[in-house]
């Protein structure tokens, strides 16, 4: 420095008003933007992560059967099989931007008009309320050892 293996610990953000029996869900203004990557900085360019679907190494726990082992009692291990739980890897599915300048170089800066944002809930339809979630996770940083 570079690889490897164990650890710690960090790891998502956003509202008022109007109307109305009732809406932070509709109306009018606003706010918000995970991770990695890209000669130049991205919500909207390329992967990736969470949700949602499959598919199942495996792993629990019960009932039935076989074989051993115990045998005073409750039994105990292994195959097979039939229910139900949880479930690693893989696979699917997964929304959005264009113009003009600058400049070697940006759909990433800069000016100008735009678009996207999952499931379930709710006395009225939600990126912003509430919940799954104090959950999980791409990844970020740190320390120890070892190898080169």
């Nucleotide at each position: 420095u570079a690889c490897g293996u164990g650890c710690u610990c960090c790891g998502g953000g956003g509202u008022c008003g109007g109307u109305g029996u009732a809406a932070u869900u509709c109306c009018g203004a606003a706010c918000c933007g995970g991770c990695g990557g890209u000669c130049a900085u991205a919500g909207u360019c390329c992967g990736c992560g969470a949700c949602c679907c499959g598919c199942g190494a495996g792993c629990c726990a019960u009932c039935g059967u076989u074989u051993c082992c115990a045998a005073u009692c409750c039994g105990g291990a292994a195959g097979c099989g039939g229910c139900g739980g949880c479930g690693a890897a893989c696979g699917g599915u997964u929304g959005a931007a264009c113009u003009g300048g600058u400049g070697g170089a940006a759909u990433u800066c800069c000016a100008g008009u735009a678009c996207c944002g999952a499931c379930a809930g709710u006395c009225a339809a939600a990126g912003u309320c509430u919940g799954g979630a104090u959950g999980g996770g791409a990844g970020a940083a740190g320390c120890a050892c070892g190898u080169a």
The RNA shown here (FMN riboswitch aptamer (RFN element)) has 148 nucleotides and comes from Arthrobacter cupressi. NCBI's taxonomy places the organism under Bacteria, Actinomycetota, Actinomycetes, Micrococcaceae, Arthrobacter.